Predicted 3D model of a 372-nucleotide RNA (Bacterial RNase P class A) from a Pseudomonadales bacterium. It was read from a public genome assembly, where an Rfam model found it. Rfam family: Bacterial RNase P class A. Its family is annotated with tRNA processing, dimeric ribonuclease P complex and ribonuclease P activity in the Gene Ontology. Rfam classes the family as a ribozyme. The coordinates come from a structure-prediction model, not an experiment, and the mean pLDDT is 75.
RNA sequence: CGAGUCAGCUGGGUAAUCGCCGCCGCUUGGUUUUUUAUCAAGAGGGGGAGGAAAGUCCGGGCUCCAUAGAGCAGAGUGCCAGGUAACCCCUGGGGGGCGCGAGCCUACGGAAAGUGCAGCAGAAAAUAAACCGCCUACGUUAUUAUUGCCUUGGUAGUAAUAGCCGGUAAGGGUGAAAUGGUGUGGUAAGAGCGCACCGCGCGGGUGGCAACACUUCGUGGCAUGGUAAACCCCGCUUGGAGCAAGACCAAAUAGAAAUCCAUUGGCGCUGCUCGCGCUGGAUUUGGGUAGGUUGCUUGAGGCUUGUAGUGAUGCAAGCCCUAGAUGAAUGAUUAUCUCAGACAGAACCCGGCUUACAGGCUGACUCGUUUA
Repeated sequence: CGAGUCAGCUGGGUAAUCGCCGCCGCUUGGUUUUUUAUCAAGAGGGGGAGGAAAGUCCGGGCUCCAUAGAGCAGAGUGCCAGGUAACCCCUGGGGGGCGCGAGCCUACGGAAAGUGCAGCAGAAAAUAAACCGCCUACGUUAUUAUUGCCUUGGUAGUAAUAGCCGGUAAGGGUGAAAUGGUGUGGUAAGAGCGCACCGCGCGGGUGGCAACACUUCGUGGCAUGGUAAACCCCGCUUGGAGCAAGACCAAAUAGAAAUCCAUUGGCGCUGCUCGCGCUGGAUUUGGGUAGGUUGCUUGAGGCUUGUAGUGAUGCAAGCCCUAGAUGAAUGAUUAUCUCAGACAGAACCCGGCUUACAGGCUGACUCGUUUA
């Protein structure tokens, strides 16, 4: 200097004028017998959207079912150890894979419980098998040669060749993958058939909380494919509905009508069973209201410092209060600075994950080139 990897910050600032929302005093006026409460106006003080507010993919807090449960189904999850209120999240390790590397990914329990699936090629893709090839001892057929015997030709034996029966899975072929690999001995030819080494299984030892790793320890010719992101088996976790939850106040109407079932019934607790609670339920027609207050922002809260820890985080001390709208509040103008204005607006709250993001800035590490 270039190319990368990981982590973090920012994402307009300043000044003026007018405007919007909420809170806190104060002043003035109205209602109320008064206090209180409430309404209106004025001036003032502080405050007012995000790193993702997004997606609604998870986990909870909170509220109700509800007096509170058990089991099954269903759902989720799946290496180990920690963190957390909890999680499918985070941290640190282990196994596997990718990358020269810094690093990144991981749907990572079980294939000897069972079932299923794998095109083409190939003999054969799970308890199978012989296409080419090699051998052919025992037995058998044919041809040739030869020897003996007998009568021109037959018969008995021997050898060679070619087959049959048989053996083989070492060599070759097919395939992504062919039932451990290399060497050596042995064999009719071969094969863990034997042996040596490697590999693999089991046991032991060492390290580690563990997952696992190592091993010049022992032993066994050796459990001998894949796939569970197929069904399945196993371990662990697991009520439901949701702020439009729920509570209170005010007002209005028709405490209406019809049909069916009825305590051996019915309803409620997501589905089923048990259990518990209640004592009427279900369907249809018709009528009234849909207004206000609350829930609603002090929180598993934020920041700083110290301390324990590899870390996520925990503990202690100090400081701070930081939007609560409800047809939905922060907008407009001017000037100026700037390297640049992207993705985009809370609606009960919080912890995560995922997705979008113009531009700018910072730190650590890796690789390459050059110079000293």